[in-house]
RNA sequence: AGAGUUUGAUCCUGGCUCAGAACGAACGCUGGCGGCAUGCCUAACACAUGCAAGUCGAACGGGAUCCUAGCUUCGGUUAGGUGAGAGUGGCGGACGGGUGAGUAACGCGUGGGAACCUGCCCAGAGGUACGGAAUAACAGUUGGAAACGACUGCUAAUACCGUAUGAGCCCGAGAGGGGAAAGAUUUAUCGCCUUUGGAGGGGCCCGCGUCAGAUUAGGUAGUUGGUGGGGUAAAGGCCUACCAAGCCUACGAUCUGUAGCUGGUCUGAGAGGAUGAUCAGCCACACUGGGACUGAGAUACGGCCCAGACUCCUACGGGAGGCAGCAGUGGGGAAUAUUGGACAAUGGGGGCAACCCUGAUCCAGCAAUGCCGCGUGAGUGAUGAAGGCCUUAGGGUUGUAAAGCUCUUUUGCCAGGGACGAUGAUGACGGUACCUGGAGAAUAAGCCCCGGCUAACUUCGUGCCAGCAGCCGCGGUAAUACGAAGGGGGCUAGCGUUGUUCGGAAUUACUGGGCGUAAAGGGCGCGUAGGCGGUUUGACCAGUCAGGUGUGAAAUUCCCGGGCUUAACCUGGGGGCUGCACUUGAUACUGUCAGGCUUGAAUUCGGGAGAGGAUAGCGGAAUUCCCAGUGUAGAGGUGAAAUUCGUAGAUAUUGGGAAGAACACCGGUGGCGAAGGCGGCUAUCUGGACCGACAUUGACGCUGAGGCGCGAAAGCGUGGGGAGCAAACAGGAUUAGAUACCCUGGUAGUCCACGCCGUAAACGAUGAGUGCUAGACGCUGGUAGGUUUACCUAUCGGUGUCGCAGCUAACGCAUUAAGCACUCCGCCUGGGGAGUACGGUCCCAAGAUUAAAACUCAAAGGAAUUGACGGGGGCCCGCACAAGCGGUGGAUUAUGUGGAUUAAUUCGAUGCAACGCGAAAAACCUUACCUGGCCUUGACAUGCUACUAACGACGCAGAGAUGCAUUAGGUGCCCGAAAGGGAAAGUAGACACAGGUGCUGCAUGGCUGUCGUCAGCUCGUGUCGUGAGAUGUUGGGUUAAGUCCCGCAACGAGCGCAACCCUUGCCAUUAAUUGCCAUCAUUUAGUUGGGCACUUUAAUGGGACUGCCGGUGACAAACCGGAGGAAGGUGGGGAUGACGUCAAGUCCUCAUGGCCCUUAUGGCCAGGGCUUCACACGUAAUACAAUGGUCGGUACAGAGGGUUGCCAACCCGCGAGGGGGAGCCAAUCCCAGAAAGCCGAUCGUAGUCCGGAUUGCAGUCUGCAACUCGACUGCAUGAAGUCGGAAUCGCUAGUAAUCGCGGAUCAGCAUGUCGCGGUGAAUACGUUCCCGGGCCUUGUACACACCGCCCGUCACACCAUGGGAGUGGGUUCCACCAGAAGUAGUUAGUCUAACCGCAAGGAGGACGAUUACCACGGUGGGAUUCAUGACUGGGGUGAAGUCGUAACAAGGUA
Repeated sequence: AGAGUUUGAUCCUGGCUCAGAACGAACGCUGGCGGCAUGCCUAACACAUGCAAGUCGAACGGGAUCCUAGCUUCGGUUAGGUGAGAGUGGCGGACGGGUGAGUAACGCGUGGGAACCUGCCCAGAGGUACGGAAUAACAGUUGGAAACGACUGCUAAUACCGUAUGAGCCCGAGAGGGGAAAGAUUUAUCGCCUUUGGAGGGGCCCGCGUCAGAUUAGGUAGUUGGUGGGGUAAAGGCCUACCAAGCCUACGAUCUGUAGCUGGUCUGAGAGGAUGAUCAGCCACACUGGGACUGAGAUACGGCCCAGACUCCUACGGGAGGCAGCAGUGGGGAAUAUUGGACAAUGGGGGCAACCCUGAUCCAGCAAUGCCGCGUGAGUGAUGAAGGCCUUAGGGUUGUAAAGCUCUUUUGCCAGGGACGAUGAUGACGGUACCUGGAGAAUAAGCCCCGGCUAACUUCGUGCCAGCAGCCGCGGUAAUACGAAGGGGGCUAGCGUUGUUCGGAAUUACUGGGCGUAAAGGGCGCGUAGGCGGUUUGACCAGUCAGGUGUGAAAUUCCCGGGCUUAACCUGGGGGCUGCACUUGAUACUGUCAGGCUUGAAUUCGGGAGAGGAUAGCGGAAUUCCCAGUGUAGAGGUGAAAUUCGUAGAUAUUGGGAAGAACACCGGUGGCGAAGGCGGCUAUCUGGACCGACAUUGACGCUGAGGCGCGAAAGCGUGGGGAGCAAACAGGAUUAGAUACCCUGGUAGUCCACGCCGUAAACGAUGAGUGCUAGACGCUGGUAGGUUUACCUAUCGGUGUCGCAGCUAACGCAUUAAGCACUCCGCCUGGGGAGUACGGUCCCAAGAUUAAAACUCAAAGGAAUUGACGGGGGCCCGCACAAGCGGUGGAUUAUGUGGAUUAAUUCGAUGCAACGCGAAAAACCUUACCUGGCCUUGACAUGCUACUAACGACGCAGAGAUGCAUUAGGUGCCCGAAAGGGAAAGUAGACACAGGUGCUGCAUGGCUGUCGUCAGCUCGUGUCGUGAGAUGUUGGGUUAAGUCCCGCAACGAGCGCAACCCUUGCCAUUAAUUGCCAUCAUUUAGUUGGGCACUUUAAUGGGACUGCCGGUGACAAACCGGAGGAAGGUGGGGAUGACGUCAAGUCCUCAUGGCCCUUAUGGCCAGGGCUUCACACGUAAUACAAUGGUCGGUACAGAGGGUUGCCAACCCGCGAGGGGGAGCCAAUCCCAGAAAGCCGAUCGUAGUCCGGAUUGCAGUCUGCAACUCGACUGCAUGAAGUCGGAAUCGCUAGUAAUCGCGGAUCAGCAUGUCGCGGUGAAUACGUUCCCGGGCCUUGUACACACCGCCCGUCACACCAUGGGAGUGGGUUCCACCAGAAGUAGUUAGUCUAACCGCAAGGAGGACGAUUACCACGGUGGGAUUCAUGACUGGGGUGAAGUCGUAACAAGGUA
């Protein structure tokens, strides 16, 4: 410090996600040791048990028990000592410890202030005199279950009371008044009272700071202030009476929600953000609510009273209790420890002290909860062991890793010693730390990850299943992404996951963002508060700056040291704490005050421009209607029609009239206005801007939250008006439908007046103002100057186009900025939900405005790029259309396919580009399918062993494969003298293996189809662009062609095109058999001699190149015409198929990865099937006839094939064919008669002398065999069919059409297919349209690319949410009732020791009663919030079901 993710790719915007750090954590797996920390974040839920606050006999009365001594009637008693428990009294229980419920507050933080208190402590001053009355304990009686009392009697004090004195103290203006004490004893101290001061502590007040919500905007009656009084330690409405009407609030009052605050902690570069465990400071609370008492201090955690809830005891009458102290229990929860030791240390309370108490504290225990440290061994060790895993089978890897050998001993174990903490005594910790010795590699490694981000890869299993996943995304048979293994990477006593916070996120932007099109400028103006503000002089010093002082607790963080072996940790010093306050100074800038200035702003005068606004009047054209005339059958309307109007006279036309609305031409990126907006003419009233000029005022300015006003259209209210147009509505069309588009009508409305509404793509999608920053060319309003009669120059204002710098993601903007700056306002922060719900405000309504959340997605979006597409445009091509010829679609048959059937009907091919296709031949075989019968190293290959040469006739069984039985025969090749061995073959055996037309063409190679023989597809360098990309390849011409030329930021090149190749058309040369025959002989016959001229054959050459001429063109390329030529502009035909597309076809040609079968999915055999048949489709054959059929005669090819072959002559048969055997390995012989044609004859338009299907009978041939299931022949039979609906195919010349011939396959079997020749046309105006294609351009929301994308209703499932008759809670307000305890007041019912009084009595007090205040409680009404609710509204998501096709292209009505 960044990265992943929107796209085919790019740049940008923008969200989501990741890598880091941290934690009082939790969970999963694992776990050796030590140190230091930390440990209920949830139920402020309920608590059993124990402990956590006592102490003082030196305040007091008293004294159990025990000891000693004496006496004793042995019951006791006296004296002395000890001194438990309880009581009176004192001090302390207000500290320490816990918790964070409440609290948005002077609660906290920080800095100040004045009107206060303060036990114990310190210092100073002064005193401590004289009296009195009680009371607990105790004793007795007595009530109660208990808790706890009642009555009578006795008694002490440092308990209580009075008097005296009072320096100082308090009150009071003063005079004057008020007011204290306590003693104890060991005789030295400790106390006590008054007072002054201090220290420390506390109370109160103030400035500033301190969360969110405005869908909380007004709040407040003791409220704000004053006066009198009261109250408090103390100021104060703190309380009360009266008076006044204030006080707080947009700088956010009040209300609601949430929350203890801080030092700090975490994160961050910082600024910030989040947080407030442990430690420390403050506050609040102690079961819930209320209350006071005591006291120096409390409104009191382990005190009291009352009320309430809960728990416990009870004899039912009544009582007791409060762990948010330490342990512990239940509960809640993902989750948080021992009912431990000690007061040894530190500290606290009491005490003179000894001492007692202390769950504060110090320790120990539990927990990897965190941080830190250590260990689990070290060296050597190659045959690179074994095993595992992978493998191309060679090897690689685990891996010096192990074993082995040599060492060491941290931790742990055993034994011994043994501290600091303690300054005299005292050590829980403590079996301590630490030290020494001993044995022994011994006791000690896991977790996560390995597709990218992100370090780390293979095999197997699985097969959109199981699963993974932080984001993108993996998994549908070859998964580096799931699971396992091997290997690897990371961290390490831990490692991962989850949660939370900050970071990255400049993604709330102070540092540090934006608003033309991505989210975002308010519709426009006026203007309040506020913010900002020209120039100059002086003053002040508020802001600002500098110095000083105080404070900013300690701890923490940082720096330098020190102590534990180190570190964590602890500790000393320093720095820092960016703040606040006070004070001294500076005065530039801002501010304030005072005085000037004129340039900002405004005013005056003079001009001209303008659809600026309002009101009134006037005008003509047009439309419609009415009246009248002329006139006759249509008019109108549309893509075409119809509804409609018209013989009752329309439309058309002429004249007259009425009414309403709008103002043609001028008219213009012209003008005016703030915007909305404004258009005939005239008048009146009126706003603003501009120009010129002289003066005047003297900053008067800019912006503008709220506020006020204006504000198109539509809409609403009231009253008018209503010609045309026209929502709704009606009808007619269109359509599958058509609640639309089109047509005919037509009402609100549109118009006027008045009043509402307040919104628009209210747009320049661009807020207002000011200054600055190249220009060029228009238009418009003024002024000045020059020339001169319509121009030029300059300048001010407005309005446009282009363009430099600059800016921008790009597009673009560019003095009218989207540039450079300043001021002020408005607005934005992912998409959807949603501009919606609820609430508020406004409104007559419609609605407007303000404006969320749950939930859901990983995108949504902007600009530009390349393609593809368009019922976009331009140019061009093609049998693409058109023009023609002949077909298909109808019939019958053949053949292929689908479907159905079947034991099987083997498999594949499926729009063009499957369907007479693989198949150039299914009776068996083929054959892969079915049924049945058999074989298991196999029908086939290689390797091993043994035997035998191999081979092989006959017989029997069987459907055959095969089995059984015997053997007749027969011995080969090489080496060797022989024995024997070898090669080859066969048989048998065991195992490696064979075999598979089994699967995957979506794992593949190869081959092929198709776009398409279309003219395209790319690269290098350069240049342009942030980039994808562009340029080149576009443009002007031209071509069959990216063919060529010219131009050009391009210059070149490659694959394609063309050419080179084959064939055909002309000629030449060479050659001459089996070919040919002009000449010479000869013959029935080129038959023979002869010849090679011709034809032909087959080899080599030539020829054609826009080369020549004319024209057009740009002086080009090229095109048009012509000459010559066998052939002319590619002469005809073929082969040849760029980059790529279709996951196109083929695993059944072949090859091949993976998977599967192995007595079977392999192999053999027989029979059957592939040949089925209601039907549908494709491709063909033959026809429907006279351009024909039939019969007779007759002529002319080319290219092929032939020895398991072609087969002549001749004979037989009606024929298929049979016999026969010559010739031919083929320019020689044969297949082999070519047919249409031509010449005659006949038929006469009919289901025929057309057509031949079907069927019967009889035959022929092939073959082991024609039943399923061959072809052919003869005789007989004689079906459909009379030219074919919608639709559709081929063909542009030797072509279509038509005619026959041959080959491959093949025993036999073409109407198929591949070739061959014969005869031989018609038409093309042309490119509007259909289809396909090429180039340029345009739009795009498409990129799987229009067979695209995508919208809404409905149906189903799930989710969250609004409304909802209501229902149930919480909080709160108002009114009223009620009134415990307590305090205060009143009272005099009862009682009463101290004082007064001789007494009576009084003062005072207590109880009671009552009044006021008030908690709980109750009633009624409101506000708010949460939950729930039949039913209901929309929203989201899902597999994608139904209906349409709204949007994206002119999306088919922009």
A computed fold for a 1454-nucleotide RNA from a metagenome, annotated as small-subunit ribosomal RNA. The coordinates come from a structure-prediction model, not an experiment, and the mean pLDDT is 84. The RNAcentral record of the sequence draws on SILVA.